The RNA shown here (transfer RNA) has 76 nucleotides and comes from a Candidatus Peregrinibacteria bacterium.
Its Rfam family is "tRNA". Gene Ontology term of the family: triplet codon-amino acid adaptor activity. By type it is a transfer RNA.
[in-house]
This record gives sequence, structure tokens and C1' cells, in this order.
RNA sequence: GGACGGUUAGCUCAGCUGGUAGAGCAUCUCGUUGACGUCGAGAGGGUCAGUGGUUCGAACCCACUACCGUCCACCA
Repeated sequence: GGACGGUUAGCUCAGCUGGUAGAGCAUCUCGUUGACGUCGAGAGGGUCAGUGGUUCGAACCCACUACCGUCCACCA
């Protein structure tokens, strides 16, 4: 330098044919316990990497940029 994949909650990841963003774990509260843990119930937490575009409408489509990974090529 080229090709491909990825970026969504604190972490690991879903998200169908474009139509009001979810799960598990973690955190907090309540119940249970003598207490902790387990278990049960509930709550909080997101500018969907960034900018622009298409569209009535974008996490999803298009362009560019940034970062991470894999492969190939190049230099010495």
C1' cells in the first nucleotide's frame, strides 16, 4: 500500500425486509437471612465510533474519516 471483518449499556453480545434500542453479567433498591451469599421482584444506565448524504422515516442503505483485528503485498 491492497482486500476483508468489526465498532450498539460498565463488560460480553443480539437487533429480521429501514418504522419508537434489547438480553446475560455487573451496579442500585426492596423482599428473604441473625449476617453474608444464593434466590425472587423492581430500578437506573445508550447522541448505536465521527461527519455528511439518501429517505416521510436510518443502529440498518451510500460516501468519507478514526480506531481494532485477519490475510496479502512491499522495503531492509